[in-house]
RNA sequence: GCUUCUAUAGCUCAGUAGGUAGAGCGCAUCCAUGGUAAGGAUGAGGUCACCAGUUCAAUUCUGGUUAGAAGCU
Numbered sequence: 001g002c003u004u005c006u007a008u009a010g011c012u013c014a015g016u017a018g019g020u021a022g023a024g025c026g027c028a029u030c031c032a033u034g035g036u037a038a039g040g041a042u043g044a045g046g047u048c049a050c051c052a053g054u055u056c057a058a059u060u061c062u063g064g065u066u067a068g069a070a071g072c073u
Base pairs, nucleotide, nucleotide: 001072002071003070004069005068006067007066010025011024012023013022019056027043028042029041030040031039049065050064051063052062053061
């Protein structure tokens, strides 16, 4: 230098042939216990990396940028 892949909640990851985004762990409150752990219930937390384009509508499609990983030279 070229090619490919990845970027979604604090962490690990789903997701949708375009239609207002979820799980587990973690966190908060409550229940329960003499108390702790375990357990149960409820809840908070996301401009879906960034900038454009297409579209009535984009996390999803297209182009570019950034960061990371792998391969080739």
Predicted 3D model of a 73-nucleotide RNA (transfer RNA) from a Clostridia bacterium.
It matches the Rfam family "tRNA". Its family is annotated with triplet codon-amino acid adaptor activity in the Gene Ontology. The family's RNA type in Rfam is transfer RNA.
The sequence was found in a public genome assembly.
Model confidence (mean pLDDT): 81 of 100.